The part of an RNA shown here (small-subunit ribosomal RNA, 3' major domain) has 440 nucleotides and comes from Picea glauca. The full RNA is in RNAcentral, with records from SILVA. The prediction has a mean pLDDT of 86. Rfam family: Bacterial small subunit ribosomal RNA. Lineage of the source: Eukaryota > Viridiplantae > Streptophytina > Pinaceae > Picea.
Context: one part of a larger RNA
RNA sequence: UGACGGGGGCCCGCACAAGCGGUGGAGCAUGUGGUUCAAUUCGAUGCAAAGCGAAUAACCUUACUAGGGCUUGACAUGCCGUGAAUCCUCCCGAAAGAGAGGAGUGCCUUCGGGAACGCGGACACAGAUGGUGCAUGGCUGUCAUCAGCUCGUGCCAUAAGGUGUUGGGUUAAGUCCCGCAAUGAGCGCAACCCUCGUGUUUAGUUGCCAGCAUUGAGUUUGGAACCAUGAACAGACUGUCGGUGAUAAGCCGGAGGAAGGUGAGGAUGACGACAAGUCAUCAUGCCCCUUAUGCCCUGGGUGACACACAUGCUACAAUGACCAGGACAAAGGGUCGUGACCCUGCAAGGGCAAGCUAACCUCAAAAACCUGGCCUCAGUUCGGAUUGCAGGCUGCAACUCGCCUGCAUUAAGCCGGAAUCGCUAGUAAUCGUCUAUACA
Numbered sequence: 001u002g003a004c005g006g007g008g009g010c011c012c013g014c015a016c017a018a019g020c021g022g023u024g025g026a027g028c029a030u031g032u033g034g035u036u037c038a039a040u041u042c043g044a045u046g047c048a049a050a051g052c053g054a055a056u057a058a059c060c061u062u063a064c065u066a067g068g069g070c071u072u073g074a075c076a077u078g079c080c081g082u083g084a085a086u087c088c089u090c091c092c093g094a095a096a097g098a099g100a101g102g103a104g105u106g107c108c109u110u111c112g113g114g115a116a117c118g119c120g121g122a123c124a125c126a127g128a129u130g131g132u133g134c135a136u137g138g139c140u141g142u143c144a145u146c147a148g149c150u151c152g153u154g155c156c157a158u159a160a161g162g163u164g165u166u167g168g169g170u171u172a173a174g175u176c177c178c179g180c181a182a183u184g185a186g187c188g189c190a191a192c193c194c195u196c197g198u199g200u201u202u203a204g205u206u207g208c209c210a211g212c213a214u215u216g217a218g219u220u221u222g223g224a225a226c227c228a229u230g231a232a233c234a235g236a237c238u239g240u241c242g243g244u245g246a247u248a249a250g251c252c253g254g255a256g257g258a259a260g261g262u263g264a265g266g267a268u269g270a271c272g273a274c275a276a277g278u279c280a281u282c283a284u285g286c287c288c289c290u291u292a293u294g295c296c297c298u299g300g301g302u303g304a305c306a307c308a309c310a311u312g313c314u315a316c317a318a319u320g321a322c323c324a325g326g327a328c329a330a331a332g333g334g335u336c337g338u339g340a341c342c343c344u345g346c347a348a349g350g351g352c353a354a355g356c357u358a359a360c361c362u363c364a365a366a367a368a369c370c371u372g373g374c375c376u377c378a379g380u381u382c383g384g385a386u387u388g389c390a391g392g393c394u395g396c397a398a399c400u401c402g403c404c405u406g407c408a409u410u411a412a413g414c415c416g417g418a419a420u421c422g423c424u425a426g427u428a429a430u431c432g433u434c435u436a437u438a439c440a
Stems, first nucleotide, its partner, number of pairs: 019423005026314008034305002042053002064300007073125001077124002079121005086103005092097001107114002127289001130287003136283002138278003141274003148187006154163003167178003193266004198234006208223002213220001237260001240254005316416001320375001322373005332363003337356002342351003382413001387408007
């Protein structure tokens, strides 16, 4: 100087308390450990690993394993020889890969040759998801969106170092004010950025419809008021009033206002620490392999199953289940696509096929909700696992190992021990909707 204290003071945080809803018990899904296995590829392990890398494991992916093959190699550059490239047929094989036959002879040219592509050969070399994240870069997590971390000059101290940054107030904040051997400055804080909330102006299609006509229908004239959409501005600053405070910074209350004291949410993450994570995104030092630790292919595996843990889903019902009818969104996607209407099938689906490069057409039905009916407390008209049969879709191919539909079957489960998690407002709880990634 730090660190630490079952030392003190001040303060903060869904940290406790007050509540609401969960997890821990059941079934299933997913991940992990363990076990098993030819292989169950590898990494991540308190918070900060475990619905994590993986924004999609049937083949491929794929790194693992069994078997079949290759050795200048699947890929790059250089040299030599040869053939244009490319396409078709036969044949061995599980394929990879071999073998045979045929078609084809193009482009540029100084006629020497050259470019692109294929095959063969020798060597330099390629290659490695092999090791080391405790040799590294880059990127990331967490402390933590916590309010801190430093520097120049000066002063103090023999020096390490201190001061500034401590003190009195105040703030979400080292935020601001006052004081002070300090005076200034930087990285953080805040603001500048995006979205939402209000208004004005502008615009008028594919969106909108008040009045006026019109229609099955904003359908068509028409309109630019309203809604919505796009753009540009305005608006919030403790600005104003009262109180309080030290006449300060600020704090409390009010007015006005769509919004009030950081308006709400996001993006934004200082100096550092955890030898935190990643050599399997990539890059990279060193080590190691080089007829193999490299490369190609077929099948299998990553999907195993006495068990343990984690994250979720569905429930155990009447604030409910089922049946019939009716209502109200927002945000998105779509041409290798989305696919209406109609027909067919109980359904998944199938057939025909219009429109749409989309405020136009379409996915699309919003669901909880409302009205009516039924069930009457039961392992039930709750619950839906499991299993059998019959079908459908995608795709070379659904056995290992996909998804969906119908009929039958109906299991555990009656609110969950110790323990433990989330949440302060459009939040918890609850209800549906859409997309991205990969892509058949």